The RNA shown here (c-di-GMP-I riboswitch aptamer) has 81 nucleotides and comes from Paenibacillus sp. 32O-W. The sequence was found by an Rfam model in a public genome assembly. Its Rfam family is "c-di-GMP-I riboswitch aptamer". From the family's description: GEMM was predicted in a large-scale screen for bacterial structured RNA regulatory elements.
RNA sequence: AAACGAUAAUGGCAAACCUAUCGAAAGGUAGGGACGCAAAGCUAUAGGGCCUUCCAGCAAGGAUGGCAGCCAGUUACCGAA
Numbered sequence: 001a002a003a004c005g006a007u008a009a010u011g012g013c014a015a016a017c018c019u020a021u022c023g024a025a026a027g028g029u030a031g032g033g034a035c036g037c038a039a040a041g042c043u044a045u046a047g048g049g050c051c052u053u054c055c056a057g058c059a060a061g062g063a064u065g066g067c068a069g070c071c072a073g074u075u076a077c078c079g080a081a
Base pairs, nucleotide, nucleotide: 004079005078012037013036017032018031019030020029021028022027035069041074042073043072047071048070049067050066051065053063054062055061
């Protein structure tokens, strides 16, 4: 330095669900709450995938907004084997 990831240390995040609120929807935000997470940090004006709405429709497809806790890209803490 790369790779790897423990019944280790220090800290961190927060699914479902509930409440409030924004949105036509997918979904977002805040509070509560923990199923889990070694990137569950960041990126959706680089790519795949998934979802919404509209168009088209035999099929293929086009537009639109969304999802990073699907893959991916990128940066980073710790150090048993």